This is a predicted structure of an 87-nucleotide RNA (c-di-GMP-I riboswitch aptamer) from Sulfuriferula multivorans. The coordinates come from a structure-prediction model, not an experiment, and the mean pLDDT is 88. It matches the Rfam family "c-di-GMP-I riboswitch aptamer". Gene Ontology term of the family: cyclic-di-GMP binding.
RNA sequence: CAUUUGUCAGGGCAAAUCCGCUGAAAGGCGGAGACGCAAAAUUUCCGGUCUAAGGGGCUCAGGCGCUAUGACAGCGGGGUUGCCAAA
Repeated sequence: CAUUUGUCAGGGCAAAUCCGCUGAAAGGCGGAGACGCAAAAUUUCCGGUCUAAGGGGCUCAGGCGCUAUGACAGCGGGGUUGCCAAA
């Protein structure tokens, strides 16, 4: 230095929930809080899931469905990067 593994040490992140803000919603941001995570760091390239403002179809109407350009990296895979230790 590379690969594999995750036991040592130092640590790191932060689910649900609550509060505030924001968004049409899914969700996101901040604070509190820890379910868990060896990449729960980063990135929508692939699959998947969620939402439906807008668009469009049906309906006398009410409304019902379809559709990401929206979202999820803590759904899985891939790319990139990374601490320590052992072999």
Of the family's consensus pairs, 95% are formed in the model. Lineage of the source: Bacteria > Pseudomonadati > Pseudomonadota > Sulfuricellaceae > Sulfuriferula. It was read from a public genome assembly, where an Rfam model found it.